Small-subunit ribosomal RNA from an uncultured bacterium, 1393 nucleotides, folded computationally. The coordinates come from a structure-prediction model, not an experiment, and the mean pLDDT is 84. It matches the Rfam family "Bacterial small subunit ribosomal RNA". Gene Ontology terms of the family: ribosome and structural constituent of ribosome.
RNA sequence: CCCUUAGAGUUUGUUCCUGGCUCAGGACGAACGCUGGCGGCGUGCUUAACACAUGCAAGUCGAACGAGAAUCUGUGGAACGAGGAUUCGUCCAAGGGAAACAGAGGACAGUGGCGGACGGGUGAGUAACGCGUGAGGAACCUGCCUUUCAGAGGGGGACAACAGUUGGAAACGACUGCUAAUACCGCAUGACACAUAGGGGUCGCAUGGCCUUUAUGUCAAAGAUUUAUCGCUGAAAGAUGGCCUCGCGUCUGAUUAGCUAGUUGGUGAGGUAACGGCCCACCAAGGCGACGAUCAGUAGCCGGACUGAGAGGUUGAACGGCCACAUUGGGACUGAGAUACGGCCCAGACUCCUACGGGAGGCAGCAGUGGGGAAUAUUGGGCAAUGGGCGCAAGCCUGACCCAGCAACGCCGCGUGAAGGAAGAAGGCUUUCGGGUUGUAAACUUCUUUUGUCAGGGACGAGUAGAAGACGGUACCUGACGAAUAAGCCACGGCUAACUACGUGCCAGCAGCCGCGGUAAUACGUAGGUGGCAAGCGUUGUCCGGAUUUACUGGGUGUAAAGGGCGUGUAGCCGGGAGGGCAAGUCAGAUGUGAAAUCCACGGGCUCAACUCGUGAACUGCAUUUGAAACUACUCUUCUUGAGUAUCGGAGAGGCAAUCGGAAUUCCUAGUGUAGCGGUGAAAUGCGUAGAUAUUAGGAGGAACACCAGUGGCGAAGGCGGAUUGCUGGACGACAACUGACGGUGAGGCGCGAAAGCGUGGGGAGCAAACAGGAUUAGAUACCCUGGUAGUCCACGCCCUAAACGAUGGAUACUAGACGAAGGCGGAUUAAUUCCGUCUGUGUCGAAGCAAACGCGAUAAGUAUCCCGCCUGGGGAGUACGGCCGCAAGGUUGAAACUCAAAGAAAUUGACGGGGACCCGCACAAGCAGCGGAGCAUGUGGUUUAAUUCGAAGCAACGCGAAGAACCUUACCAAGACUUGACAUCGUAUGACCGCCAUAGAAAUAUGGAAUCUCUUCGGAGCAUAUAGACAGGUGGUGCAUGGUUGUCGUCAGCUCGUGUCGUGAGAUGUUCGGUUAAGUCCGGCAACGAGCGCAACCCCUAUUAUUAGUUGCCAAUAUUAAGUUAGGAACUCUAAUAAGACUGCCGUGGAUAACACGGAGGAAGGUGGGGAUGACGUCAAAUCAUCAUGCCCCUUACGUCUUGGGCCACACACGUGCUACAAUGGGCGCUACAGAGAGCAGCGAAAUCGCAAGGUGGAGCAAAUCUCAAAAAAGCGUUCUCAGUUCGGAUUGUGGGCUGCAACCCGCCCACAUGAAGUCGGAGUUGCUAGUAAUCCCGAAUCAGAAUGUCGGGGUGAAUGCGUUCCCGGGUCUUGCACUCACCGCCCGUCA
Repeated sequence: CCCUUAGAGUUUGUUCCUGGCUCAGGACGAACGCUGGCGGCGUGCUUAACACAUGCAAGUCGAACGAGAAUCUGUGGAACGAGGAUUCGUCCAAGGGAAACAGAGGACAGUGGCGGACGGGUGAGUAACGCGUGAGGAACCUGCCUUUCAGAGGGGGACAACAGUUGGAAACGACUGCUAAUACCGCAUGACACAUAGGGGUCGCAUGGCCUUUAUGUCAAAGAUUUAUCGCUGAAAGAUGGCCUCGCGUCUGAUUAGCUAGUUGGUGAGGUAACGGCCCACCAAGGCGACGAUCAGUAGCCGGACUGAGAGGUUGAACGGCCACAUUGGGACUGAGAUACGGCCCAGACUCCUACGGGAGGCAGCAGUGGGGAAUAUUGGGCAAUGGGCGCAAGCCUGACCCAGCAACGCCGCGUGAAGGAAGAAGGCUUUCGGGUUGUAAACUUCUUUUGUCAGGGACGAGUAGAAGACGGUACCUGACGAAUAAGCCACGGCUAACUACGUGCCAGCAGCCGCGGUAAUACGUAGGUGGCAAGCGUUGUCCGGAUUUACUGGGUGUAAAGGGCGUGUAGCCGGGAGGGCAAGUCAGAUGUGAAAUCCACGGGCUCAACUCGUGAACUGCAUUUGAAACUACUCUUCUUGAGUAUCGGAGAGGCAAUCGGAAUUCCUAGUGUAGCGGUGAAAUGCGUAGAUAUUAGGAGGAACACCAGUGGCGAAGGCGGAUUGCUGGACGACAACUGACGGUGAGGCGCGAAAGCGUGGGGAGCAAACAGGAUUAGAUACCCUGGUAGUCCACGCCCUAAACGAUGGAUACUAGACGAAGGCGGAUUAAUUCCGUCUGUGUCGAAGCAAACGCGAUAAGUAUCCCGCCUGGGGAGUACGGCCGCAAGGUUGAAACUCAAAGAAAUUGACGGGGACCCGCACAAGCAGCGGAGCAUGUGGUUUAAUUCGAAGCAACGCGAAGAACCUUACCAAGACUUGACAUCGUAUGACCGCCAUAGAAAUAUGGAAUCUCUUCGGAGCAUAUAGACAGGUGGUGCAUGGUUGUCGUCAGCUCGUGUCGUGAGAUGUUCGGUUAAGUCCGGCAACGAGCGCAACCCCUAUUAUUAGUUGCCAAUAUUAAGUUAGGAACUCUAAUAAGACUGCCGUGGAUAACACGGAGGAAGGUGGGGAUGACGUCAAAUCAUCAUGCCCCUUACGUCUUGGGCCACACACGUGCUACAAUGGGCGCUACAGAGAGCAGCGAAAUCGCAAGGUGGAGCAAAUCUCAAAAAAGCGUUCUCAGUUCGGAUUGUGGGCUGCAACCCGCCCACAUGAAGUCGGAGUUGCUAGUAAUCCCGAAUCAGAAUGUCGGGGUGAAUGCGUUCCCGGGUCUUGCACUCACCGCCCGUCA
């Protein structure tokens, strides 16, 4: 300089960090599932080195040799012989070709030569000089091949084959006889060979090598033939191939630490091609090992391959190199070469043959078979090419090899059509019903023919003189035909590209991680659609990556996992200043090597690519050599600052031993003294009248050392505390005399090491495990109390662990300060003393920096260097096994299976605490009245029932929805009916319908009878009936799908935002703090400044006054009446409109000169005057689908609608809320006052009258300040009752009535008379209330035909108490802790099921 380096999900309420798990990528000799058109190039038993039927895989040479079948040729010519002739004796004779000889030929077997040691297979063994790499052999061999030199003379004896005899089932032999050779053996010749004994020269790291020379000794041969040649022998050299040795590298385990007798070395002999304990005899006692020997496990090694940014990690199929093996083990022979895959011998296992006597075999060669396994192919063609063996050659052999077959097993390429085509067809899916989407997709039109089918042509590969092509009529070329023959797989919640519908309902299922599914599932299944890849696509398995998650590059260790308990010190590692040398490390150059293939770059050839060919680069390595000398190492000389020594000095609970001391506890003795002591939250056990406790005196004994005393001192740590003495270690200061790097760290080793514990022997006062008793408690094997033994103490010996902590290893150097306190030294100035400087140790705060944060910060957790220990998710587990140590207890070292997706650190917001601080509230306290006991009313639970409709459930359900269930209401039950419906909209037809009467019926309803349309702008509309379908209807489900409404915390004072600032961030700040307030109300301060919703105020009622107005209200004065009745009045009350008033405005005191508080004045009212309305952000999946609305689901001759009757009113029981009481502050009777707020026409209803009464008759007045309801009651006055189950209390029941209403049986209210129950003030517990309040007394209204003890309002009379905030409950603010965050009704541990 160039190239390169990607992350995500998952712990939490949230954040940041640590940390694991998981995913996205690439690869594969793969397998499995679904699918499958073609071609090219590759690849294909990873498992049983398991067993193998059958065929083939190594032969060749007649130009080494003997013998030699078939066949052919030549010579040869026998027997026979058509025909002719004939003298019939025979002759001639084409033909026929025998025997024999010679030659060719060469099968089968043999002798002999070369080759079967190559090629091919496999990876069992092997942790090794096996492999890789680089050297060495002066310690070696090498057939065939190449080159050179020399030579091949002359003999001999055999053995196969063969013949004969013979054994055996066979395999295979035995004996006799014959024979050849390039088979075998002597002899001759012979050296530059070898051996021995010398001489000379030269070289080398040693033994020694090489050259030369002298003498002696030893050893060779083979021929064939076509005359071209091919062989043979000796020697030298080369090439090739092999053998041996060495340096370096080469997996895991120390829970394998010691191993070794041929072991290590020497001498001699043997053996080998050669060195060597390779073997042997003798001698010596060595050799290896913490730099990991030995042992155990696993494994062929490499070039390379995969992955990776790289460094690395994993791997060793195919191709290539080396090694090892050939059924298992052993052995040699032959040979140049083997200890020999298709040779031999022996032994074992197995298989086969057998006449039982014996024999045969070895696919880890190519095919193939069985078996194993998730899984891996044809018993194919050819020697045409390449290569190999033999041969002079032709040639023969070659499952090497070249080809073909099978397999999507992999890589690469091609295709399944292209263009146009909107009525955006049909169909599918979906829908808000409008549409959308599939989708230019299809149909349709035009075009093309890669591929395919058919037909024709047709190679290269074959270099040569010629011949010879398995592949193959293949590749390729040409023509014809026709869109024709050709698309699937996976996914669609996030990671991660891609969404809807239906089904299912924690089921069925999915899932790589997180996780999805319990009735609206983008996560299951299906469909439509979409995304991705594509003849493939997914899944599984394995490896690398991501993972900086073993960190060399490139991590950590205060709290997340991790500093050894501490020291001393061995090996090791690291190390101050100056100079010289050397060149091991280091750096640079050169040389050799780093095989080929692969990778990379550039070119070339197959149409491209895969594939392949060529060239280059590279192979980062090793070795040799030359140089440099800064640094490191080594060596020499030197220095003093690191380190140490000497001298002087002071400080100290440093250690060990001995001695001494006083206070206190306990015990003993004696005295005084008397009934308790002791102990606790309260008690009891215990001690005490046999005299305790208390107190006085004396004594004994053990242990510990008050005050001083201090984040003071000393020590390495553990640890060390009365005083004195002795012995002794270390640190510090001053000085600068001495040594001269002597230092740092430190695996193992050694030593020390609190407490408890163990052994032996002492000692034992107090304390005190165990134990006993007493309490507490549901229990109490505890906490509390009374006792009490080991132990605690001493000596000696073990143990060896702690939250052995600063949770922080040691050393050195550097990097702002401030303030303390300990020890020492120096200086200045002083009366004391103070100040300044410096060294050591010890604290607090703090800058930079570091850190996840907390925090650390010269005593570092900062900046650097060196050394050591330790960590790698949680649990299992510091457990098991083994080793070592221990008397034991136990310690140390220290796993795995299995299981989880977290475990964890720090910080943040909340919630919580039987944490803290402050504050508030009828929260407690102080009071008053109740509830809980009785009877009744009412609601609820439970039970019952045909039904007892439904909802509400702690506070915040329970006189609640319901401001009013006899029918209706009504939703429930029984029975009877209806089905476009009781109700809404739309179509068509008809003209009536309603109502009345009669019959049946419980009614709904049905049947019958009489009577019968209206309006109109003349279009029609209204109403009713009939009919068709869309639809109606549902108090059916889901309040956990919702809207709306409501409750509650709570009328509590809070809840937030913008900007800024701080923090990596969640968040914080503001809003905290000091005061103050009813209040986040206000003031002050402050990195905050402002703002919003809440608070307050604005609104209504009420308390005072004024103005205006004066009827239906009022009446002071005048007149009048039975009566504000009337005239009159407008003052008062009142009514209802408008105003005023109160604001800490004024004064004083306190406070900070503030806010504000207290007191006072004035005022009707004083500090928000009293009351109401008003309810922040939110919490409770709070309540309500039955007010209403509504999504989805469900019913549709019913879960809808109508009717009658019943039920909601039941009744052993339990609870809530009320009413009435229990009586004399009372009951009865009589007389007699004073309200407010309301309601009223299908209404309130007066007077009068009847009835004891409820009520009846009646109908004036009033749509209301006029009339009516309407009497207010308690109170007051008088009288009676006299403490009783009563003249209290009124339940229950009987009889007789009244009212409402179609109808009071179930099931209303009221009246009269009679009856006269429980109950004598209420257990534990619990509720309301702070002033016109509680309590008490009546009145009214809504609902309503009737039916309140309920509810909502109204007024009358009218208290008590509040010291105060310790406690109970609830709430607010700040702070603290936290393993909670569904938030303490949390979380969580153990046992059992």